[in-house]
This is a predicted structure of a 94-nucleotide RNA (Glycine riboswitch aptamer) from uncultured Sphingomonas sp. RNAcentral holds the sequence, with entries from MGnify. The organism belongs to Sphingomonas, within Bacteria. Of the family's consensus pairs, 90% are formed in the model. Its mean pLDDT, the model's own confidence on a scale to 100, is 77.

RNA sequence: CGCGCGGGAGAGAGCCCCCGAUUCUCGUAAGGGAUCGAACGGGCCGCCGAAGGAGCAACCGCCCCGGAAUCUCUCAGGCAAACGGGACCGCGCG
Numbered sequence: 001c002g003c004g005c006g007g008g009a010g011a012g013a014g015c016c017c018c019c020g021a022u023u024c025u026c027g028u029a030a031g032g033g034a035u036c037g038a039a040c041g042g043g044c045c046g047c048c049g050a051a052g053g054a055g056c057a058a059c060c061g062c063c064c065c066g067g068a069a070u071c072u073c074u075c076a077g078g079c080a081a082a083c084g085g086g087a088c089c090g091c092g093c094g
Stems, first nucleotide, its partner, number of pairs: 001094007012045001014044004019037003024033003046079003052075001053073003059067003
């Protein structure tokens, strides 16, 4: 450094539109209203930080120059549960 196993946090089930559903309601019908609802699609605001990225820097080195974080910023990513990702830690193997 790589692989396998185990552990592994944080932050809105946000709002609107689209869409769907069913009980009700209006209508001859098409359709409308009310209610409920995740994900996908679009828009808006808030938030998180531990893939990645960037910045400063303690510190370190072979010291005219380089390497540098769990700090900082959030471009990316993430924010019900699940799935997935996950720095880092432990064990085993190469």